[in-house]
RNA sequence: UCAGAUUAUCAGCUGAUUGCGUGCCUUAAAAACGUACGAGGAAAGUCCGGGCAGCAUAGGACAAAGGCAGUUGCUAACGGCAACCGGGGGCGACCCCAGGGAAAGUGCCACAGAAACGACACCGCCGGAUCCCUAAAGGAACCGGUAAGGGUGAAACGAGUGGGGUAAGAGCCCACAGUUAUCCGCGGCGACGCGGAUAAGAGGUAAACCCUGCCUGCUGCAAGGAGAUAUGUCGCAUAUAUGGAUAGUUCCGUCCGCGGCGCAUCAUUUAACCGCUUGAAUCUGAUGGCAACGUCAGAUCUAGAUAGAUAAUCAGCCUCGACAGAACCCGGCUUACAGAUAAUCUGACCAC
RNA sequence: GCCCCGGUAGCUCAGCUGGAUAGAGCAGAGGACUUCUAAGCCUAAGGUCGCAGGUUCGAAUCCUGCCCGGGGUACCA
Numbered sequence: 001u002c003a004g005a006u007u008a009u010c011a012g013c014u015g016a017u018u019g020c021g022u023g024c025c026u027u028a029a030a031a032a033c034g035u036a037c038g039a040g041g042a043a044a045g046u047c048c049g050g051g052c053a054g055c056a057u058a059g060g061a062c063a064a065a066g067g068c069a070g071u072u073g074c075u076a077a078c079g080g081c082a083a084c085c086g087g088g089g090g091c092g093a094c095c096c097c098a099g100g101g102a103a104a105g106u107g108c109c110a111c112a113g114a115a116a117c118g119a120c121a122c123c124g125c126c127g128g129a130u131c132c133c134u135a136a137a138g139g140a141a142c143c144g145g146u147a148a149g150g151g152u153g154a155a156a157c158g159a160g161u162g163g164g165g166u167a168a169g170a171g172c173c174c175a176c177a178g179u180u181a182u183c184c185g186c187g188g189c190g191a192c193g194c195g196g197a198u199a200a201g202a203g204g205u206a207a208a209c210c211c212u213g214c215c216u217g218c219u220g221c222a223a224g225g226a227g228a229u230a231u232g233u234c235g236c237a238u239a240u241a242u243g244g245a246u247a248g249u250u251c252c253g254u255c256c257g258c259g260g261c262g263c264a265u266c267a268u269u270u271a272a273c274c275g276c277u278u279g280a281a282u283c284u285g286a287u288g289g290c291a292a293c294g295u296c297a298g299a300u301c302u303a304g305a306u307a308g309a310u311a312a313u314c315a316g317c318c319u320c321g322a323c324a325g326a327a328c329c330c331g332g333c334u335u336a337c338a339g340a341u342a343a344u345c346u347g348a349c350c351a352c
Numbered sequence: 353g354c355c356c357c358g359g360u361a362g363c364u365c366a367g368c369u370g371g372a373u374a375g376a377g378c379a380g381a382g383g384a385c386u387u388c389u390a391a392g393c394c395u396a397a398g399g400u401c402g403c404a405g406g407u408u409c410g411a412a413u414c415c416u417g418c419c420c421g422g423g424g425u426a427c428c429a
Base pairs, nucleotide, nucleotide: 001348002347003346004345005344006343007342008341009340010339012317013316014315015314016313017312018311020038021037022036023035024034040323044334045333047332048331049330050329051328052220053219054218055217065216066215067214068213069212070084071083072082073081074080085099086097087096088095089094100211101210105209106208107205108204109203117158122150123149124146125145126144127143128142130140131139132138160176161175162174163173164172179200180199181198182197183196184195185194186193187192224274225273232265233264234262235261236260243256244255245254246253281300282299283298284297285296286295287294288293318321353425354424355423356422357421358420359419362378363377364376365375371409381395382394383393402418403417404416405415406414
């Protein structure tokens, strides 16, 4: 210098004017004035985990349903994070893995192929007896042996190489190498690693059913709470003033409605109120830990609406500005994103 | 806010307990028939199975993450 790897931070800035939301001040109350604050790293998707709330529940276990899956730790918890183990990729920094069990059982493995997982004999190889043939060699069909070879297939019975062995062959036997399981020793908290002994021959698929271990009560702020007024009901008062219905009219009666009063009462209730933002909070420093993270001290208060504020205009500057807008609150994951900056590290080339 | 369902040809749908050429009806195109047209008949064409990744020998189908569309749910004075 070029090409990369990993991590972190920022997400136009400054000033003026106008406007909006909330709190405070002021006020009897409200408005106005003044003053303070006013979106994000993802506020998003709503995919996990919690807080909180209501309901259910004596306590516990099993079952069902759903989820998770190397080990150890972190955490309020997690399917998250960290470190490590095992496997895979890269020259490397480093990255990726739904990473329990196929040696409990069941299912499936299309087409092709003789046979697709209780194996199987199409070709080949070998043996037998029969026929053709003078005989040998060779050929034909038949019976049997053989899984080393050919062919088919994603996969062929599932331990490779060499030797022995045999009619021909074969872990059939032997040596070396390798796999899996169990046991022993050593190291490690552990997953596991190294060494030794014994045994075995076991296809793939569990993001097929299933088995093993662990976790989960249900619903979600439209949860839920409180509740004035109005209305209804009831009671009291008035039974008078007044309307309607009931027979053609009148009267009495009955029913409905309106109006007064009530520490009465039932049901329901709107973003008018609470829940609502001080919280597993943020920042700084010290400290323990490889790290995730924890502990201690100090400082700070940082949107809270309910038709829903966070904007507009002007001026200046630069690298000319992406994705995108809170709605109960947190911890994660995933997805979108113009770019800029910093730190550490790797490889190649050049110079000294 | 919370919850649920769907996406396959131009349209409406099937296939979704994995099996290789993804089907059906309608529409559109060509042919034949007819004096001409329609109907009926024959023929072929038309598909990134919403997108991406994974599992598997093999994915429309199973799993994961996204995108798009639709529906349900409170109170009501």
Two RNAs folded together computationally: RNase P RNA and transfer RNA, 429 nucleotides in total. It holds a member of the Rfam family "Bacterial RNase P class A". By type it is a ribozyme. Rfam links the family to the GO terms tRNA processing, dimeric ribonuclease P complex and ribonuclease P activity. Model confidence (mean pLDDT): 76 of 100.